Model confidence (mean pLDDT): 81 of 100. Transfer RNA from a Bacteroidales bacterium, 72 nucleotides, folded computationally. RNAcentral records the identical sequence in 5 taxa. Rfam family: tRNA. By type it is a transfer RNA. Rfam's curators write: Transfer RNA (tRNA) molecules are approximately 80 nucleotides in length.

[in-house]
RNA sequence: GGCCCGAUAGUUCAACGGAUAGAACGGAGGUUUCCUAAACCUUAAAUCGUGGUUCGAUUCCACGUCGGGCUA
Numbered sequence: 001g002g003c004c005c006g007a008u009a010g011u012u013c014a015a016c017g018g019a020u021a022g023a024a025c026g027g028a029g030g031u032u033u034c035c036u037a038a039a040c041c042u043u044a045a046a047u048c049g050u051g052g053u054u055c056g057a058u059u060c061c062a063c064g065u066c067g068g069g070c071u072a
Base pairs, nucleotide, nucleotide: 001071002070003069004068005067006066007065010025011024012023013022018055027043028042029041030040031039048064049063050062051061052060
């Protein structure tokens, strides 16, 4: 250089083109307890960027950025 894959809460992962973007762990508050832990209840938090297609994009397309792999 060429080709392929990936990028979503703090972390690990989901999400037929149509939902209010979910789960677990973690965080915050509460109940319980002498205190802690556990348990239970409540709660905050995310789509890599810019364009395009579409009535509608996390999803499809182009380019870019970053990460990984294959190849010369």